[in-house]
RNA sequence: AAACAUAUUUGCCAAACUUACUGUGAAGUAAGGACGGAAAGCCACGGGUCUUUUUUUUGAAAAAGAUAGCCGGGUUGCGUAG
Repeated sequence: AAACAUAUUUGCCAAACUUACUGUGAAGUAAGGACGGAAAGCCACGGGUCUUUUUUUUGAAAAAGAUAGCCGGGUUGCGUAG
């Protein structure tokens, strides 16, 4: 230095829920909060889920969005007993 494997947590992120604001909505942002996380950093490329609108032969389809804490993929990166 690389590969495999992976304990611990100084530090990092922050689910549900509450309040305020934004949005038709899914949701997002801020504060509180802590279920969890070793990529729970970033990217909607594939699948999934959810929302809105339109069409519909009522099976569904199309368009525009949301979700990276649903999974895969891409990319960058922290610590480390052995």
Predicted 3D model of an 82-nucleotide RNA (c-di-GMP-I riboswitch aptamer) from Hydrogenovibrio sp. 3SP14C1.
Its mean pLDDT, the model's own confidence on a scale to 100, is 76.
Its Rfam family is "c-di-GMP-I riboswitch aptamer". Its family is annotated with cyclic-di-GMP binding in the Gene Ontology.
The model forms 95% of the base pairs in the Rfam consensus.